Transfer RNA from Candidatus Gottesmanbacteria bacterium GW2011_GWA2_43_14, 72 nucleotides, folded computationally. The coordinates come from a structure-prediction model, not an experiment, and the mean pLDDT is 81. Its Rfam family is "tRNA". The family's RNA type in Rfam is transfer RNA. Taxonomically the source falls in Candidatus Gottesmaniibacteriota (Bacteria, Bacteria candidate phyla). It was read from a public genome assembly.
[in-house]
RNA sequence: GCGCCCAUAGCUUAACGGAUAAAGUAUCCCGCUUCGGACGGGAUGAUGGGGGUUCGAUUCCCUCUGGGCGCG
Numbered sequence: 001g002c003g004c005c006c007a008u009a010g011c012u013u014a015a016c017g018g019a020u021a022a023a024g025u026a027u028c029c030c031g032c033u034u035c036g037g038a039c040g041g042g043a044u045g046a047u048g049g050g051g052g053u054u055c056g057a058u059u060c061c062c063u064c065u066g067g068g069c070g071c072g
Base pairs, nucleotide, nucleotide: 001071002070003069004068005067006066007065010025011024012023013022018055027043028042029041030040031039048064049063050062051061052060
């Protein structure tokens, strides 16, 4: 330099182009417990940046940024 793949919550992952973006874990609160842990209930928290297509984009297209793999 060229090609391919990836980017969603603190972390690990879901989500036919259409619901209030869903779980696990972590953190916090409550219950339980002598206390803690485990367990049960609840809360907090996210679509990498910009543009385009569309009635509607996490999803499709372009570009940038970052990461991974391969080729030279």